[in-house]
Predicted 3D model of a 348-nucleotide part of an RNA (small-subunit ribosomal RNA, central domain) from Tepidicella xavieri. The source organism's lineage runs through Bacteria, Pseudomonadati, Pseudomonadota, Burkholderiales and Tepidicella.
Context: one part of a larger RNA
RNA sequence: CUGGGCGUAAAGCGUGCGCAGGCGGUUGUGUAAGACAGGCGUGAAAUCCCCGGGCUUAACCUGGGAAUGGCGCUUGUGACUGCACGGCUGGAGUACGGCAGAGGGGGAUGGAAUUCCGCGUGUAGCAGUGAAAUGCGUAGAUAUGCGGAGGAACACCGAUGGCGAAGGCAGUCCCCUGGGCCUGUACUGACGCUCAUGCACGAAAGCGUGGGGAGCAAACAGGAUUAGAUACCCUGGUAGUCCACGCCCUAAACGAUGUCAACUGGUUGUUGGAUCUUGAUCGAUUCAGUAACGAAGCUAACGCGUGAAGUUGACCGCCUGGGGAGUACGGCCGCAAGGUUGAAACUC
Numbered sequence: 001c002u003g004g005g006c007g008u009a010a011a012g013c014g015u016g017c018g019c020a021g022g023c024g025g026u027u028g029u030g031u032a033a034g035a036c037a038g039g040c041g042u043g044a045a046a047u048c049c050c051c052g053g054g055c056u057u058a059a060c061c062u063g064g065g066a067a068u069g070g071c072g073c074u075u076g077u078g079a080c081u082g083c084a085c086g087g088c089u090g091g092a093g094u095a096c097g098g099c100a101g102a103g104g105g106g107g108a109u110g111g112a113a114u115u116c117c118g119c120g121u122g123u124a125g126c127a128g129u130g131a132a133a134u135g136c137g138u139a140g141a142u143a144u145g146c147g148g149a150g151g152a153a154c155a156c157c158g159a160u161g162g163c164g165a166a167g168g169c170a171g172u173c174c175c176c177u178g179g180g181c182c183u184g185u186a187c188u189g190a191c192g193c194u195c196a197u198g199c200a201c202g203a204a205a206g207c208g209u210g211g212g213g214a215g216c217a218a219a220c221a222g223g224a225u226u227a228g229a230u231a232c233c234c235u236g237g238u239a240g241u242c243c244a245c246g247c248c249c250u251a252a253a254c255g256a257u258g259u260c261a262a263c264u265g266g267u268u269g270u271u272g273g274a275u276c277u278u279g280a281u282c283g284a285u286u287c288a289g290u291a292a293c294g295a296a297g298c299u300a301a302c303g304c305g306u307g308a309a310g311u312u313g314a315c316c317g318c319c320u321g322g323g324g325a326g327u328a329c330g331g332c333c334g335c336a337a338g339g340u341u342g343a344a345a346c347u348c
Stems, first nucleotide, its partner, number of pairs: 004319003007302002012316001014201004021194003025088007033081002035077008049065006091191001092188005097182003103177007110154001115149007125136002162169002206247006215241002220236004258315006266293011297304002321348003330341004
């Protein structure tokens, strides 16, 4: 490069926004860059190919023809793509009217529980385990009553539920704020899709500075177990977990399934709307989500199946035997930890 692929075999960037680029609804007119058709010129000779000729053949030499990815000029065509101008409303968006929601940021506040402190009652145990021991307790523990302090997390509701681009989000109230869905009308008039580089967000752990520290708990210490036990179990326990600000940028960041659009039988639940119907429950239709099962079809099978892994189109990313190796070197980023990009020798 060509081909084939990417749920589980190698392969979808963690997620979004988005410049360049690629692609782009419907209609009219023009243009003629692409495109198509005709003509002309050029495409040296030799070589190659075809038909002949000459050396006794052949190699070789030689005549003619063909061929020569193409390029240029010119005439024409106007379907398609492009370009220019003008329309349209179905794509996209805006306004008005409703609706649901743990979407985000900030502030305030509530109860249960654990721990600790003070006082009271009370006495010999408590805690822990497979069994124990370390540990706590006559300096009065555990238990129980009252009062207080402080931190973290929010039982029930709670769901196959909801929201968010993903990560993720849950007591209650207030303030600020993003997005979505539905119905009808009006408006803009292709304003769209995707997106290398780029920018932003990105669980947990980790790092820096300053706070905070109840519970839990790497490291660490002790007790057990064991042949040993740098573990599993137990008693303690520091970073950390929490907050503010600044970094880090990785995950089985998973639906292991990129985004957008169109088309292709159904059934059953559930969430949010709208319309119709009914006395009411119910029922019917429709749009947007979220689940289960399944026609056709697809698949190596498992399975997927209108939320596709079906049938197609647009654009991006990625794969090309296992190990070596996500390593080395170099670049870039980072305070560091490290991240990102990413080989080869060798070997099977």
Model confidence (mean pLDDT): 89 of 100.